Predicted 3D model of RNase P RNA and transfer RNA as a complex of 430 nucleotides.
RNA sequence: GGAGUUGGACAGACGAUCGCGGUUGGGGGCGCUAACGCGGCCCCAACUGAGGAAAGUCCGGGCACCACAGGGCAGGUCGCCGGGUAAAGGCCCGGUGGGAGCGAUCCCGAGGAGAGUGCCACAGAAAUGAAGACCGCCAGGAUGGCAACCCUAUCCUGGUAAGGGUGCAACGGUGGUGUAAGAGACCACCGGCAGGAUCGGAAGGUCCUGGCCAGGUAAACCCCGACCGGUGCAAGACAGGAAACACACAAAGACGGCCCGUCUGUUUCCGCCACGUCGCUAGAGCCUUACGGGCAACCGGAGGCCCAGACAGAUGAUCGUCCAGAACAGAACCCGGCUUAUGGACAACUCCGCCC
RNA sequence: GCCCUCGUAGUUCAGUAGGAUAGAACGUCUCACUCCUAAGGAGAAUGUCGGUGGUUCGAGUCCGCCCGAGGGCA
Numbered sequence: 001g002g003a004g005u006u007g008g009a010c011a012g013a014c015g016a017u018c019g020c021g022g023u024u025g026g027g028g029g030c031g032c033u034a035a036c037g038c039g040g041c042c043c044c045a046a047c048u049g050a051g052g053a054a055a056g057u058c059c060g061g062g063c064a065c066c067a068c069a070g071g072g073c074a075g076g077u078c079g080c081c082g083g084g085u086a087a088a089g090g091c092c093c094g095g096u097g098g099g100a101g102c103g104a105u106c107c108c109g110a111g112g113a114g115a116g117u118g119c120c121a122c123a124g125a126a127a128u129g130a131a132g133a134c135c136g137c138c139a140g141g142a143u144g145g146c147a148a149c150c151c152u153a154u155c156c157u158g159g160u161a162a163g164g165g166u167g168c169a170a171c172g173g174u175g176g177u178g179u180a181a182g183a184g185a186c187c188a189c190c191g192g193c194a195g196g197a198u199c200g201g202a203a204g205g206u207c208c209u210g211g212c213c214a215g216g217u218a219a220a221c222c223c224c225g226a227c228c229g230g231u232g233c234a235a236g237a238c239a240g241g242a243a244a245c246a247c248a249c250a251a252a253g254a255c256g257g258c259c260c261g262u263c264u265g266u267u268u269c270c271g272c273c274a275c276g277u278c279g280c281u282a283g284a285g286c287c288u289u290a291c292g293g294g295c296a297a298c299c300g301g302a303g304g305c306c307c308a309g310a311c312a313g314a315u316g317a318u319c320g321u322c323c324a325g326a327a328c329a330g331a332a333c334c335c336g337g338c339u340u341a342u343g344g345a346c347a348a349c350u351c352c353g354c355c356c
Numbered sequence: 357g358c359c360c361u362c363g364u365a366g367u368u369c370a371g372u373a374g375g376a377u378a379g380a381a382c383g384u385c386u387c388a389c390u391c392c393u394a395a396g397g398a399g400a401a402u403g404u405c406g407g408u409g410g411u412u413c414g415a416g417u418c419c420g421c422c423c424g425a426g427g428g429c430a
Base pairs, nucleotide, nucleotide: 001352002351003350004349005348006347007346010343012322013321014320015319016318017317018316020049021048022047023046024045025044026043027042028041030039031038032037051328055339056338058337059336060335061334062333063232064231065230066229070260071259072258073257075228076227077226078225079224080095081094082093083092084091096110097108098107099106100105111223112222116221117220118217119216120215134164135163136160137159138158139157140156141155142154143153144152145151172190173189174188175187176186177185191213193210194209195208196207197206198205199204236278237277238276240270241269242268243267244266245265252264253263254262255261285305286304287303288302289301291300292299293298357429358428359427360426361425362424363423366382367381368380369379375413384400385399386398387397406422407421408420409419410418
């Protein structure tokens, strides 16, 4: 200098003018009330006012109602091991095994196909049953080529899974012994399986022994194990009157997909409303740490801080200076994750080239 | 805000539990017929299956993530 990998942080700054939401304080006038007081309206001041993703709504919770969500069925989700967290077996950290890369590093939906069922098109002789002989190889026989043998062609019977061919995949792989030709039939190494020893907390690693060893697919049904009740703040709470019938059971209705089960007086009429108040934001909260534990995620301690709460929905506009002018994008009950979109810098590390 | 459903030729739809080269109707184009047109006749073309990754020998179909459209909820 070039090419990469990983990580954490930032998200224009300052000033001036105008404007908007919220809270608090002050003032003004109005309405209701006998009064205390209450209600909303207007003005002024101070403070405060979007994100790393506020997004997708993909996971996990809090919270609310349905029964303090309880039993069964159905259904769904997840799947190496250990730890972390309020929780997550779809997150994070550390490890194991496998894979990609020269490397830094990255990726893995990695339980079970020796419980059962299904599927494996086309091609191929044969696609799972320890099957299968199309070509080839070998042995025997018949016939022909020749007078005859050797040899050779065709056919028949049998052996053979070494070789060819088909296919994503052909019943362990390579080499040797052996044989008529062959074959885990036998041997060595390798792969896989089972057993044992040993190391490790576990996944698993290493070594020894054994018999030769029954493809793939579970993001097909399924089996094993674990977990999950449903609905979402448009959840939900509060805020009227009258009449009739029955007041026990029953019936009827309601309660999550069904059952068990649980709960409720029912019906009609009038009025009111998609509104008001609450839920609504001080919380698994945020920041700092030269503190303690832990490899780490994280936990604990100490100190400091209050940081939007709207309901037609606020955070904007203009100018000046600095500056590289700069992206994606706007809270709506609240958190923890993941994913997706996105700007320019910084740090550490790897590989290659050149110079000293 | 929350919860669902659906994306396949130009249009409307098929595509069973994954099997090659994805079909149908209408439409479009060409030829023939006719003085010309229509109808009728003969023939042809037409698809990144919304996009992108993955599972699988193989994906329109199964799974993840995006994009777009539609619907419902006091």
It holds a member of the Rfam family "Bacterial RNase P class A".